[in-house]
Context: one part of a larger RNA
C1' cells in the first nucleotide's frame, strides 16, 4: 500500500460499487420456460342466426326450443418451435483443460444469396365416448376421428453408391451407364404473404489434430499388453487402437516418465520504480467442468441434457402396506456450519431472450427499490466579531503567576443539512405505454437547531506533566518498562495524529 474481510469503541447525510471466502451440507413455501387457434380435431360456457316435434289460436300468428351455422372465451390433447440459451457453482481436473499460434478428415436448427420443385394415394392414433382396475400415482380393453403426425407410389436437374472411358498435379477433374433418395400446407375477396422439399454457396456455432507455455515432490526411477505400429473390418458428422481380428515388438523416461500432493485456466487484480519479479484468480469478461453420489442411453441441427427419461446407492416424504413421489451449486427464504456475508420486495417501463403473421404471452435474465460505514468518493457538524483573558479543572513555594483559551458567554449572519408546504422530470426513435416515483431536481418558509470520535504521547514515532502503585498490579510490535521521586503500569489535566471514522487481528507485495 491492498482486502469479498472480521472484532472493539463510536456513528450525521448523499452518490457509485459490493455482500456464504466455511458444509458441491440438508431444505418447508412461493416463483425461475414457455408459446402458437394463421398446423389439427374435440369438450364446456356465452352470444347471434336457423328454426323441427309439440302446445295455444277460427285464422293471422304466438309459445317452445331439437338440429345446424357463425363468433367469442376457456380447457386439456395431437402437432410445431423452444426447454442444449439465459441463470448458479468450482466438487473434480496437472489435462490439448486453459492461453497462444497453426492445421485438415467434418457437421451446422434458425438467418442470407442462387437454382429447381411441391404430383397421386393410404393406414393409424391421442383427445372424445363406453366399460373396467387402483387408496393414490396411474392404468387396461371396445368404438370411432383430424392434421404442417405417419406410411406407400411417381418424378430426380443437382445429390449418394457402383462401374466404364479420357485427362493430369495420383486424388482430383470432365463425360457416359446404372442403383438409391423429396415435399405440407395455412392465411387472404384478390394481389400476395408465411411456410414445405432438394442442391450449391455464405454467415454463425460446434467437434477434431498439432507446436509452444502452464504448481510442489526423487524420502516416487523405471513405467506400459490395446500397450507402440501396420493390414482388413466395424463405428463416427469427421481423423484416429475409438473398437475388433490378425501380424510385428514396439512406445515413454534423468530435457524427470510413472507415482504422490495441491489446484478450475485466462483476460485481469494487488504490490513494486507504471520495470523485472512476487502474490492472487471475489465482482466484470472468455473458456472448461458439474447439477444429491455413480452409470446409461433416447429425442434432437445441437445433450449423453440443473428445473427430461431409465437403473443402482444414500437420504426425505405420502400410503388403504399392495405401491408411489422428490432433488434450490436458479431468485428469495429456513436450519446447520462459521469470526463472518442481505428482502420469503416491485416491474416487464427499458435492454435482451423464447414462441407467434401480429396483437401479445412468458421471462427471480434484467431493470429497480430495500438491508449492511463492507469499500471508494463527496459534503456537513457552522461563519464573522468577541478579554473584564469569567467560572471550573490542572499546575504551582498552594503566594504571585501559568495552561485550557477567542475557547465559552454575548452580538451579527448563513442554510450544506433538518422540518413543513408548493411545483415536478428525462429515461419512451410516431400515437399510447414508467416499476423506479410524487424519486431526482426547482421554489418558498422556519431552524445553529439532530450531528465527533478513536488511538497514541520512553526510542523507533508527531505529542508531557501531577497523583496513585512499589519487580506488586500491570504494559509490550521490537528494544524493553515496573523493586518509593515511573514522561513506559492505573488515573486527572494538557498535547499529537487521523477523522464519520479510528484502532486491533488475519493475509499478500
Nucleotide at each position: 500500500g491492498a482486502u469479498g474481510a472480521u472484532c472493539g469503541c463510536u456513528g450525521g447525510c448523499g452518490g457509485c460499487g459490493u455482500g456464504c471466502c466455511u458444509g458441491a451440507g440438508a431444505u418447508a413455501u412461493g416463483c425461475a420456460a414457455g408459446u402458437c387457434g394463421a398446423a389439427c380435431g374435440g369438450g364446456a360456457u356465452u352470444u347471434a342466426g336457423u328454426g323441427a316435434a309439440g302446445c295455444c289460436g277460427c285464422a293471422a300468428g304466438g309459445c317452445a326450443g331439437a338440429u345446424c351455422u357463425a363468433a367469442a372465451u376457456u380447457c386439456a390433447g395431437u402437432g410445431g418451435c423452444g426447454g442444449a440459451c439465459g441463470g448458479c457453482u468450482g466438487a473434480g481436473u496437472a489435462a490439448c483443460a486453459c492461453g497462444u499460434a497453426a492445421g485438415a478428415a467434418u457437421u451446422u436448427c434458425c438467418c442470407c444469396c442462387a437454382a429447381a420443385g411441391a404430383c397421386u394415394c393410404a393406414c393409424a392414433u391421442a383427445g372424445c365416448u363406453c366399460a373396467c382396475c387402483g387408496a393414490a400415482a396411474g392404468g387396461u380393453g371396445g368404438g370411432g376421428u383430424a392434421a404442417u403426425u405417419u406410411g406407400a407410389g411417381a418424378u430426380a436437374g443437382u445429390c449418394u453408391g457402383u462401374c466404364c472411358c479420357g485427362a493430369u498435379u495420383u486424388a482430383u477433374c470432365g463425360g457416359g451407364a446404372u442403383u438409391g433418395u423429396a415435399a405440407a400446407g395455412c392465411c387472404g375477396c384478390a394481389a400476395g404473404g408465411c411456410g414445405c422439399u432438394u442442391u450449391g454457396g455464405g454467415a454463425u456455432a460446434a467437434g477434431c489434430u498439432u507446436g509452444c507455455g502452464u504448481c510442489c515432490u526423487a524420502u516416487c526411477a523405471g513405467g506400459u499388453a490395446g500397450u507402440u505400429g501396420g493390414u482388413g473390418g466395424g463405428g463416427u458428422a469427421a481423423u484416429g487402437g475409438c473398437c475388433u481380428a490378425c501380424c510385428a515388438a514396439g512406445c515413454c523416461u534423468a530435457c524427470g516418465a510413472c507415482g504422490g500432493g495441491u489446484a478450475g485456466u485466462u483476460g485481469g487484480u494487488c504490490u513494486c520504480a507504471u520495470g523485472a519479479g512476487g502474490a492472487u484468480g471475489a465482482u466484470c469478461a472468455a473458456c472448461c467442468a458439474g447439477a444429491g453420489g455413480g452409470g446409461g442411453a433416447c429425442u434432437g441441427a445441437g445433450a449423453c441434457a440443473c428445473g427430461g427419461c431409465c437403473c443402482c446407492c444414500a437420504c426425505u416424504c405420502c400410503u388403504a402396506c399392495g405401491g408411489g413421489a422428490g432433488g434450490c451449486a436458479g431468485c428469495a427464504a429456513u436450519c446447520a456450519g462459521g469470526a463472518a456475508u442481505a428482502g420469503u420486495c416491485g416491474g416487464c417501463a427499458a435492454u435482451g431472450g423464447a414462441c407467434g403473421a401480429a396483437a401479445g404471452u412468458c421471462u427471480g435474465a434484467c431493470c429497480g427499490c430495500g438491508c449492511g460505514a463492507c469499500g471508494c468518493c463527496g459534503c456537513g457538524u457552522g461563519a464573522a466579531g468577541g478579554a473584564u483573558g469569567a467560572a471550573g479543572c490542572u499546575u504551582c513555594a498552594c503566594a504571585a503567576g501559568a495552561g485550557u483559551g477567542u475557547a465559552a458567554a454575548c452580538u451579527u449572519c448563513u442554510g450544506u443539512g433538518g422540518u413543513a408546504g408548493g411545483g415536478g422530470a428525462a429515461g419512451a426513435g410516431a400515437a399510447a405505454g414508467g416499476a423506479c416515483g410524487g424519486u431526482a431536481c426547482c421554489c418558498u418558509a422556519c431552524u445553529a437547531g439532530a450531528a465527533a470520535g478513536u488511538a497514541g504521547c520512553c526510542g523507533c514515532u508527531a505529542a508531557c506533566u501531577g497523583c496513585g502503585u512499589g519487580c506488586c498490579a500491570g504494559a509490550a510490535g521490537c528494544g524493553u518498562c515496573g523493586g518509593u521521586a515511573a514522561u513506559a503500569c492505573g488515573u486527572g489535566g494538557g498535547c499529537u495524529a487521523c477523522a464519520a471514522g479510528c484502532g486491533a487481528u488475519a493475509u499478500c507485495c